The RNA shown here (SAM riboswitch aptamer (S box leader)) has 105 nucleotides and comes from an uncultured Flavobacteriaceae bacterium. The coordinates come from a structure-prediction model, not an experiment, and the mean pLDDT is 82.

RNA sequence: UUGUUAUCAAGAAAGGCGGAGGGAAUAGACCCUAUGAAGCCUUAGCAACCCUUUGCCAAAAGAAGGUGCUACAUUCUAGUGCGUGUUUAGCGUAACAGAUAACUA
Numbered sequence: 001u002u003g004u005u006a007u008c009a010a011g012a013a014a015g016g017c018g019g020a021g022g023g024a025a026u027a028g029a030c031c032c033u034a035u036g037a038a039g040c041c042u043u044a045g046c047a048a049c050c051c052u053u054u055g056c057c058a059a060a061a062g063a064a065g066g067u068g069c070u071a072c073a074u075u076c077u078a079g080u081g082c083g084u085g086u087u088u089a090g091c092g093u094a095a096c097a098g099a100u101a102a103c104u105a
Base pairs, nucleotide, nucleotide: 001105003103004102005101006100007099008098013043014042015041016040017039021032022031023030026078027077028076029075044070045069046068047067049066050065051062052061053060054059074097080094081093082092083091084090
């Protein structure tokens, strides 16, 4: 990097370096940021995918290790299909896309 499966409206901070961006992508909007963005390092924390224990299973508990994460619903809306409907609004749902984990090629 490819594919499959599961989850994604909950949760969780500081310090140092750094020095202007960041919030995936298309369009629009909105938000964060010199009261210091991205990124890197250290410590802390949250979670429970792998993992450990119990269990026939479903599941429950745990948090040493592998991971991930710690503004705003995956920031919001639009974009595609279906249903509903005030058939111009809106609402619901599914897919697509994205992120994370395990397995696989």